Overview
Two RNAs folded together computationally: RNase P RNA and transfer RNA, 419 nucleotides in total. It holds a member of the Rfam family "Bacterial RNase P class A". Its family is annotated with dimeric ribonuclease P complex, tRNA processing and ribonuclease P activity in the Gene Ontology. The coordinates come from a structure-prediction model, not an experiment, and the mean pLDDT is 76.
[in-house]
RNA sequence: AGCUGGACAAGUGGUCGCGGCUGUCAUUUGACAGGUGAGGAAAGUCCGGGCUUCAUAGGGCAGGGUGCCGGAUAACGUCCGGUGGAGGUAACUCCCAGGCUAGUGCAACAGAAAUAAACCGCCAUUUUUAUGGUAAGGGUGGAAAGGCGAGGUAAGAGCUCACCGCUGCUCCUGGUAACAGGGCAGGCUCUGUAAACCCCACUCGAAGCAAGACCAAAAAGCAGCCUUGUGCUGCGGGGACAAAUGGUUGCCCGCCAAGGUCCCAGGUAGGUCGCUUGAGCUUUAUGGUAACAUAAAGCCUAGAUAGAUGACCACUCUCGACAUAACCCGGCUUAUCGUCCAGCU
RNA sequence: UGCACCAGUAGCUCAGUGGAUAGAGCAACGGCCUCCGGAGCCGUGUGCGGUGGUUCGAUUCCACUCUGGUGCAU
Numbered sequence: 001a002g003c004u005g006g007a008c009a010a011g012u013g014g015u016c017g018c019g020g021c022u023g024u025c026a027u028u029u030g031a032c033a034g035g036u037g038a039g040g041a042a043a044g045u046c047c048g049g050g051c052u053u054c055a056u057a058g059g060g061c062a063g064g065g066u067g068c069c070g071g072a073u074a075a076c077g078u079c080c081g082g083u084g085g086a087g088g089u090a091a092c093u094c095c096c097a098g099g100c101u102a103g104u105g106c107a108a109c110a111g112a113a114a115u116a117a118a119c120c121g122c123c124a125u126u127u128u129u130a131u132g133g134u135a136a137g138g139g140u141g142g143a144a145a146g147g148c149g150a151g152g153u154a155a156g157a158g159c160u161c162a163c164c165g166c167u168g169c170u171c172c173u174g175g176u177a178a179c180a181g182g183g184c185a186g187g188c189u190c191u192g193u194a195a196a197c198c199c200c201a202c203u204c205g206a207a208g209c210a211a212g213a214c215c216a217a218a219a220a221g222c223a224g225c226c227u228u229g230u231g232c233u234g235c236g237g238g239g240a241c242a243a244a245u246g247g248u249u250g251c252c253c254g255c256c257a258a259g260g261u262c263c264c265a266g267g268u269a270g271g272u273c274g275c276u277u278g279a280g281c282u283u284u285a286u287g288g289u290a291a292c293a294u295a296a297a298g299c300c301u302a303g304a305u306a307g308a309u310g311a312c313c314a315c316u317c318u319c320g321a322c323a324u325a326a327c328c329c330g331g332c333u334u335a336u337c338g339u340c341c342a343g344c345u
Numbered sequence: 346u347g348c349a350c351c352a353g354u355a356g357c358u359c360a361g362u363g364g365a366u367a368g369a370g371c372a373a374c375g376g377c378c379u380c381c382g383g384a385g386c387c388g389u390g391u392g393c394g395g396u397g398g399u400u401c402g403a404u405u406c407c408a409c410u411c412u413g414g415u416g417c418a419u
Stems, first nucleotide, its partner, number of pairs: 001345008010316007018037002021034005039322001043333002046331005051208004058253004063204005068082005083097001084095004098199002103197002105193003119138002121134005146164002149161003165188001166186004171182004212273004221235005226229001237264005245257004280299008317320001347417007356371004364401001373389005394410005
């Protein structure tokens, strides 16, 4: 000088105020005392799971997602370890990293030509012109028929050969595997693009705590309208009649049981739960390279419903960033003044 | 406060959805005309919300992010 990982997020004291909880008094609201009260991202809502409701939840098609290999996990697009590739002197970091030799599509401009080749050049024939051969060289382009050397040739060319590269293999060795090393075969196998359609493998029911459950309160709840009334209408609920269809959040099979007509009843305030004891946290031990798992001991750490964390004073310093829970967890991403610790180059 | 979703292209309203100068209408500005103004004619400028990636090439495809808006309750 740099790389990686981790911890903290100005501190101390006092006064007042606010939300839960506990206790005492009072009993509609309350008063007093004690104790407690945001984050590493509480954020974005980008993934995954728990939980709840819905048979429209099952099967198939369609559609979405993921994409080297192995493992971890409740699950994941996350994490850990490895393989391959890229960057760095190194510590180390980064990679949507399956398949364009399955099919189809697209590739502007430039360039003679964009998957098919002769513009210049080289060689041969020819008086010029022209014709033929040639992909070594030039030029265009992101991309022009593997690279380099030798042989060969009229000039050239995997045309032939050595080495390197590429592709294939029911080959060998190591590895669970990705793959690595070797062997054999093939003159070479045809540009790019799959964050283009698509193919292959695996996987996904839908909606979300404004989910939903219960009480008051009964046969049950919900929506709309304006004249705002215990108003009217509709769906839904109960009963009767009659008769075969009706519903379906992409479609079909399936599934469900109603649909039509008539009659009847209730309802539109509010409250409680869901709500924080949980895939929880800390320490130790064991297993594992690690993510993590298991065991023991200890701990309880906001729970509001118009939404609580604030204000003031004093002192100290390096003068203090990004930002405020709303059902809960595991991640990712983004924002962030700075300080400290450990390991490594 | 939460959940679900949609949209950002010129000053305004909208097209364009891989191919190079990104268009249209209205508006603005300048010129012509007119004594002046209006109308008319001619001309001009202004832009893909931001950052990174895929690609030869991105307004378009992918990821993150910013801003604005819509629906749902006691």